[in-house]
Molecule: transfer RNA
Organism: Coregonus sp. 'balchen'
RNA sequence: GUCAUUGUAGCUCAGUUGAUAGAGCAUGGCGUUUGCAACGCCAGGGUUGUGGGUUCGAUUCCCACAGGGGGUA
Numbered sequence: 001g002u003c004a005u006u007g008u009a010g011c012u013c014a015g016u017u018g019a020u021a022g023a024g025c026a027u028g029g030c031g032u033u034u035g036c037a038a039c040g041c042c043a044g045g046g047u048u049g050u051g052g053g054u055u056c057g058a059u060u061c062c063c064a065c066a067g068g069g070g071g072u073a
Base pairs, nucleotide, nucleotide: 001072002071003070005068006067010025011024012023013022027043028042029041030040031039049065050064051063052062053061
């Protein structure tokens, strides 16, 4: 250079053949304990990489850009 690929919560990942998004772990609070851990309950946390297009409506479809890891020369 080129090819395909990837991006969603602090981390690891679901999700949706288009109708304003969830789990586990982590974090905080409460219960339990003399205390800690473990366990149980509850809560907070997301402009779904950026910009644009299509659409009544985009995390989802299309394009461009920047980034990550990979193949190839």